RNAcentral holds the sequence, with entries from ENA.
Predicted 3D model of a 73-nucleotide RNA (transfer RNA) from a Spirochaetota bacterium.
Model confidence (mean pLDDT): 80 of 100.
It matches the Rfam family "tRNA". About the family: Transfer RNA (tRNA) molecules are approximately 80 nucleotides in length.
[in-house]
RNA sequence: UCCCCUCUAGCUCAGUCGGUAGAGCAAGUGGCUGUUAACCACUGGGUCGUAGGUUCGAGUCCUACGGGGGGAG
Numbered sequence: 001u002c003c004c005c006u007c008u009a010g011c012u013c014a015g016u017c018g019g020u021a022g023a024g025c026a027a028g029u030g031g032c033u034g035u036u037a038a039c040c041a042c043u044g045g046g047u048c049g050u051a052g053g054u055u056c057g058a059g060u061c062c063u064a065c066g067g068g069g070g071g072a073g
Base pairs, nucleotide, nucleotide: 001072002071003070004069005068006067007066010025011024012023013022019056027043028042029041030040031039049065050064051063052062053061
């Protein structure tokens, strides 16, 4: 310098053909228990790396930039 993959909740990750974003774990509250843990129920938490573009509508498509990983020279 060039090529490829990846970036979504505190963490690990889903998200189909573009149609109003989810799971598990973690956290909080309550129940149960002599207490803790475990178990059961409920609750909160995001504007999807950043900025633009296309579209009636973008996590999803296009462009640039940034972070991480891999490869070529």